The prediction has a mean pLDDT of 82. Predicted 3D model of a 582-nucleotide part of an RNA (large-subunit ribosomal RNA, domain V) from a Patescibacteria group bacterium. It matches the Rfam family "Bacterial large subunit ribosomal RNA".

[in-house]
Context: one part of a larger RNA
RNA sequence: CCCGCACCAAGACGGAAAGACCCCGUGGAGCUUUACUACAACUUGACAUUGGAUUUGGUUAUAUACUGUGUAGAAUAGGUGGGAGACUUUGAAGCUUCGGCGCUAGCCGAAGUGGAGUCACCAGUGAAAUACCACCCUGUAUGUGUCUUGGUUCUUACCGUGCCCGUUAUCCGGUUACGGAACAGUGUCCGGUGGGUAGUUUAACUGGGGCGGUUGCCUCCUAAAUUGUAACGGAGGCGUUCAAAGGUUAGCUAAGUUCGGAUAGAAAUCGAACUGAUAGGGUAAGCCCAUAAGCUAGCUUGACUGCGAGACCUACAAGUCGAGCAGGUGCGAAAGCAGGAGCUAAUGACCCACUCAUAACACGUGGAAGUGUGAGAGAUCAACGGAUAAAAGUUACCCCGGGGAUAACAGGCUUAUAGCGCCCAAUAGUCCACAUAGACGGCGCUGUUUGGCACCUCGAUGUCGGCUCGUCCUAUCCUGGAGCAGGAGCAUGUUCCAAGGGUUUGGCUGUUCGCCAAUUAAAAGGGUACGCGAGCUGGGUUCAGAACGUCGUGAGACAGUUCGGUCCCUAUCUGGUGUGGG
Numbered sequence: 001c002c003c004g005c006a007c008c009a010a011g012a013c014g015g016a017a018a019g020a021c022c023c024c025g026u027g028g029a030g031c032u033u034u035a036c037u038a039c040a041a042c043u044u045g046a047c048a049u050u051g052g053a054u055u056u057g058g059u060u061a062u063a064u065a066c067u068g069u070g071u072a073g074a075a076u077a078g079g080u081g082g083g084a085g086a087c088u089u090u091g092a093a094g095c096u097u098c099g100g101c102g103c104u105a106g107c108c109g110a111a112g113u114g115g116a117g118u119c120a121c122c123a124g125u126g127a128a129a130u131a132c133c134a135c136c137c138u139g140u141a142u143g144u145g146u147c148u149u150g151g152u153u154c155u156u157a158c159c160g161u162g163c164c165c166g167u168u169a170u171c172c173g174g175u176u177a178c179g180g181a182a183c184a185g186u187g188u189c190c191g192g193u194g195g196g197u198a199g200u201u202u203a204a205c206u207g208g209g210g211c212g213g214u215u216g217c218c219u220c221c222u223a224a225a226u227u228g229u230a231a232c233g234g235a236g237g238c239g240u241u242c243a244a245a246g247g248u249u250a251g252c253u254a255a256g257u258u259c260g261g262a263u264a265g266a267a268a269u270c271g272a273a274c275u276g277a278u279a280g281g282g283u284a285a286g287c288c289c290a291u292a293a294g295c296u297a298g299c300u301u302g303a304c305u306g307c308g309a310g311a312c313c314u315a316c317a318a319g320u321c322g323a324g325c326a327g328g329u330g331c332g333a334a335a336g337c338a339g340g341a342g343c344u345a346a347u348g349a350c351c352c353a354c355u356c357a358u359a360a361c362a363c364g365u366g367g368a369a370g371u372g373u374g375a376g377a378g379a380u381c382a383a384c385g386g387a388u389a390a391a392a393g394u395u396a397c398c399c400c401g402g403g404g405a406u407a408a409c410a411g412g413c414u415u416a417u418a419g420c421g422c423c424c425a426a427u428a429g430u431c432c433a434c435a436u437a438g439a440c441g442g443c444g445c446u447g448u449u450u451g452g453c454a455c456c457u458c459g460a461u462g463u464c465g466g467c468u469c470g471u472c473c474u475a476u477c478c479u480g481g482a483g484c485a486g487g488a489g490c491a492u493g494u495u496c497c498a499a500g501g502g503u504u505u506g507g508c509u510g511u512u513c514g515c516c517a518a519u520u521a522a523a524a525g526g527g528u529a530c531g532c533g534a535g536c537u538g539g540g541u542u543c544a545g546a547a548c549g550u551c552g553u554g555a556g557a558c559a560g561u562u563c564g565g566u567c568c569c570u571a572u573c574u575g576g577u578g579u580g581g582g
Stems, first nucleotide, its partner, number of pairs: 001582008010574003014569002022403004027399002029395004035200005041193003045189005051154005057148002060145007068137001069105001075130001078136005085119003094113008158180005164174003203215003212232001216238006239384001240282001241341002246300007255275006280289002283346001285344003304327004310321003316385001329338003352378001354376005360371002410457001411455001412453003416450001418446006427437002464539001465537003469531001470528005477502003480497006504518005545563004549558003
């Protein structure tokens, strides 16, 4: 060196399972609820099935009988008209009793008695004159009818129960008896309730996701001297206001400082000088403005109608500027200026229903309904290019498709943080910075902490601690050799060389760590996928069960707690150990 055999499991990011954690999908499903929308179910009411009688109350119509009082007047005069007579042995006046009404004066009725008159016209009073008749008004009573409310009752609908029969039959049908009863039940319609059931929704951005924040528009910086330009970069504003704060013509010039001046002060009004736009322009910022766009006054409505050459901006859709023409208007002597406001924010597409107008269509024709067209108005559609008229959660019972486009472990980069070192040397050290320690600061190294980034791995790189077995580093705990000392000695402090070897056992805790106990020469610190689960364990963490506390209406949730909870692999290659042959 080659070839075997028996072993070990460090590696082949070993095998197994298109990762179950995490994120994503306008994916799914289970569950919840004061998410949305439906439906079942329950329920109020109406109508139908559904009939008779009686009664209470109301309403309305009709018939009859009544009812009606200011003052004056015989006296209780409803209105209007007719009217000279009307009633009466078919029983007048009067009297007795009873009832009703009532303004307490009287009026009306019934029964009895009585046995012949009573009332009106006239006169008088009064706005109006009475008997009697007719038509009405107010209110009352009675009867009848309509509609309606409630009660009672009947039986034939309907319902229930029993016997008997079909019939050998716990259904059903029939006969019959009893009970209930026009209720109940059932149907249709309108409301209400309605996770009982169902279908769905429950945004995006995001140095993973969640929580928080944000989402449209304007101004400045970032922005790299045209324009434009991102970030969860740095700062602020808007969701309007004004009938003058618009138009035009004419005129005017702020603000501050100093000095002077009664009350008067830091600031009131007055005067002077100086600076010169620091003022003002409704509201943020920027730009702009004295020929003023700033401040006043006069007159006014161009804060017009129909258009618009041509440009800017721009993926689209939008957005912006605009001379000029026609009509009619305001101001100005006129030239002219005026289609809102010094400019840049002050906002919302399409659909839909609405208001006003209207020349267009209008289903054989004429109308009309309806439609179109023009003008308006209805959006915190604010997630602001707006998915619907209409929408929240939970899943550890979970599932699928994907992602190392994106988190948790490990690695990588970085090294703020951490650990270690150095520089300066105030100060402490009796004196003396540097035996020793070292503030305020500065400069590094390491890659053991906590982080940042998200680069390999999500068609899987098993995660804490323990056990076993190591191996390496030195910034050395012990053992070895030296220097200095604020080293007398014993000890000790500090620094240098040095990694050969070593670096304990127990109690508590899953613990690493830590505290404690007893030792030791010493009980050093680290790397090795926080070494090592195809070597072991499985106490912790991190599935499904269950409970407590807390949170939540709830389903459920909790780097809160508690009990329980399947750890697979026969070694092909590399590597290693032992042994044999060539």